[in-house]
RNA sequence: UCAGAUGGCCGGAUGGCCGCUCGCCCAAACGGCGGGAGGAAAGUCCGGGCUCCACGGAGACACGGUGCCGGAUAACGUCCGGCGGGGGCGACCCCAGGGAUAGCGCCACAGAAAUCAAACCGCCGAUCGGCGUAAGCUGAGGCAAGGGUGAAACGGUGCGGUAAGAGCGCACCGCGCGCACGGUAACGGACGCGGCACGGCAAGCCCCACCGGGAGCAAGACCAAAUAGGGACGGUACAUGGCCUGUUUCCGGGCUGCCGUCCGGGUGGGUCGCGCGAGGCGUCCGGUAACGGGCGUCCCAGAGGAAUGGCCAUCCCUUCACGCGAGUGAAGGACAGAACCCGGCUUACAGGCCGUCUGACGCA
RNA sequence: GCGUUCUUAGCUCAGCGGGAGAGCGUCGCCUUGACAUGGCGAAGGCCGCUGGUUCGAUCCCGGCAGAACGCCCCA
Numbered sequence: 001u002c003a004g005a006u007g008g009c010c011g012g013a014u015g016g017c018c019g020c021u022c023g024c025c026c027a028a029a030c031g032g033c034g035g036g037a038g039g040a041a042a043g044u045c046c047g048g049g050c051u052c053c054a055c056g057g058a059g060a061c062a063c064g065g066u067g068c069c070g071g072a073u074a075a076c077g078u079c080c081g082g083c084g085g086g087g088g089c090g091a092c093c094c095c096a097g098g099g100a101u102a103g104c105g106c107c108a109c110a111g112a113a114a115u116c117a118a119a120c121c122g123c124c125g126a127u128c129g130g131c132g133u134a135a136g137c138u139g140a141g142g143c144a145a146g147g148g149u150g151a152a153a154c155g156g157u158g159c160g161g162u163a164a165g166a167g168c169g170c171a172c173c174g175c176g177c178g179c180a181c182g183g184u185a186a187c188g189g190a191c192g193c194g195g196c197a198c199g200g201c202a203a204g205c206c207c208c209a210c211c212g213g214g215a216g217c218a219a220g221a222c223c224a225a226a227u228a229g230g231g232a233c234g235g236u237a238c239a240u241g242g243c244c245u246g247u248u249u250c251c252g253g254g255c256u257g258c259c260g261u262c263c264g265g266g267u268g269g270g271u272c273g274c275g276c277g278a279g280g281c282g283u284c285c286g287g288u289a290a291c292g293g294g295c296g297u298c299c300c301a302g303a304g305g306a307a308u309g310g311c312c313a314u315c316c317c318u319u320c321a322c323g324c325g326a327g328u329g330a331a332g333g334a335c336a337g338a339a340c341c342c343g344g345c346u347u348a349c350a351g352g353c354c355g356u357c358u359g360a361c362g363c364a
Numbered sequence: 365g366c367g368u369u370c371u372u373a374g375c376u377c378a379g380c381g382g383g384a385g386a387g388c389g390u391c392g393c394c395u396u397g398a399c400a401u402g403g404c405g406a407a408g409g410c411c412g413c414u415g416g417u418u419c420g421a422u423c424c425c426g427g428c429a430g431a432a433c434g435c436c437c438c439a
Stems, first nucleotide, its partner, number of pairs: 001360010012315007020036006038335001042346002045344005050216004063212005068082005083097001084095004098207002103205002105201003120147002122143003127140005155173006174196001175194004181188002220272004230263007241256005264438003279298008316333007365435007374388004382419001390406005412428005
């Protein structure tokens, strides 16, 4: 210098004027002071807080979810670190990554055969036979090396061996089993044994381990208003039930319900929930890290058809036009936009800044 | 704001791991003087889009987009 990898941040700035909304001050106001979108506020895909409903406890079953190991956390399908596999020269990136000897199921077409096996082309024909003088051809039979099919063909490569072959024998690799070692573990690599028996699919059923009660701020509480607390059907109960009442029990009196769906009707107002929180910033300590702890400091949106905007000036950036040039003029400033809150994931995003690292080439 | 369901031919839908199908509609031919009916035949699809699992995806899983429905009171 070029090409790349990766982590983080910003995403117009400042001032003035006029508005919008919320809070506070003032007796009050049209007055004064202060606050006023995001990294995703989005999709609503996970997890939690909170609220209501259900529920005696425990377990089982069903259903749903998660899935290498260890850690972090309120929790998670998130994050951090590691392991294994794959890709890249490398920095680095990707993986729904438990179990296929628990069982069931599927593997279309092609192919001899898709897993208790089997042989289309082919190889051999040592042995027992046939033809032939012989070479050779071939029946019984042996084989699966080579070809062919397929996504996948019952270990791979090499040497030996054989009639041809074959884990038939051996070496290495793969696979499985055993044992000690290192590691918290996933796992690793050493040794020994086995001669291959054990194909793939669990984002098919399933098995194993762990987790999960349901619904959601239109939850829910209160005030106020209106209508018909009416009707139909279904379920449940028929008094030993439920509700009201006499002072509680015993006992007595009165009333007849409860749940769901549909029809019908009414309102469409207010207050709370609702802004101090797993909170932000700075710093120190522990930890490889995610994260945790201490101290200091700050208060930082709360609407309800729903505020957060517009104009001007200067500057920054981009594009276009003019100009040799300094420059001048015009247009524009990504995605988007709170609605109970928080932690994540995913998706969208013009342009720009900073850090670390890798490869190639050149120079000193 | 929250929840549920769906997306397959022009329309309404079935299909749910190995051929993309049915009815109506459209077009052509026959039947009729003509039309309707009837008969025969044909065309028409990236199965919303995009990744993944699998040998193979309309189907199984994730993401994105779009559409429809429900929510208060009498209660």
Record summary
This is a predicted complex of two RNAs, RNase P RNA and transfer RNA, with 439 nucleotides together. Its mean pLDDT, the model's own confidence on a scale to 100, is 78. It holds a member of the Rfam family "Bacterial RNase P class A".